RNA sequence: UAAUGAAAAAGGCAACCUUAGAGAAAUCUAAGCACGCAAAACUAUAGGGCCUGAAAUGGUAGCCAGUUGUCAUU
Numbered sequence: 001u002a003a004u005g006a007a008a009a010a011g012g013c014a015a016c017c018u019u020a021g022a023g024a025a026a027u028c029u030a031a032g033c034a035c036g037c038a039a040a041a042c043u044a045u046a047g048g049g050c051c052u053g054a055a056a057u058g059g060u061a062g063c064c065a066g067u068u069g070u071c072a073u074u
Stems, first nucleotide, its partner, number of pairs: 002074005012037002017032006035062001041067003047064002049060003
């Protein structure tokens, strides 16, 4: 560096729901909770898809994708 895996070790994130708030909405923020996740880390006019909207420089990365990263084995 590449591939595979997540057994062990160190850890991490947090679905749904509830309460409060923001927003036209999709959705987001905080606290609780723990469905799950080997990238559930980052990237959204300038990869694609999807959602909201009359309209996209709105939203979704826990849809695919790109980039980066822990440990182990080969």